[in-house]
SAM riboswitch aptamer (S box leader) from a soil metagenome, 98 nucleotides, folded computationally.
RNA sequence: CUCAUCCAGAGUGGUGGAGGGAAUCGGCCCUUAGAAGCCCGGCAACCAGCGCGUAGCGCCUGGUGCCAAUUCCGGCGGACAUGGUUCCGCAAGAUGAG
Numbered sequence: 001c002u003c004a005u006c007c008a009g010a011g012u013g014g015u016g017g018a019g020g021g022a023a024u025c026g027g028c029c030c031u032u033a034g035a036a037g038c039c040c041g042g043c044a045a046c047c048a049g050c051g052c053g054u055a056g057c058g059c060c061u062g063g064u065g066c067c068a069a070u071u072c073c074g075g076c077g078g079a080c081a082u083g084g085u086u087c088c089g090c091a092a093g094a095u096g097a098g
Base pairs, nucleotide, nucleotide: 001098002097003096004095005094006093011040013039014038015037019030020029021028025074026073027072041067042066043065046063047062048061049059050058051057052056071092075090076089077088078087079086080084
């Protein structure tokens, strides 16, 4: 840079001991009834692998990813039943594959 996906899903565990929700700002939240990290566990099924009744499906062995809240919310443009906890597109971001 290109493509795909992003309203689903995942713990009353161990350790740890104060932060966390990617980064800046703002908001709103989570957290000593225990944050991050690590271990275990789990979810998912993008890639590889294997299998099958092969436009696909299954398994979950390997490589990633993920496990509060829509990608927690936010920017820009548009639609309409002129309305809002609405919908569509774009941007930004995340993850995977190339």
Model confidence (mean pLDDT): 80 of 100. The model forms 94% of the base pairs in the Rfam consensus. RNAcentral holds the sequence, with entries from MGnify.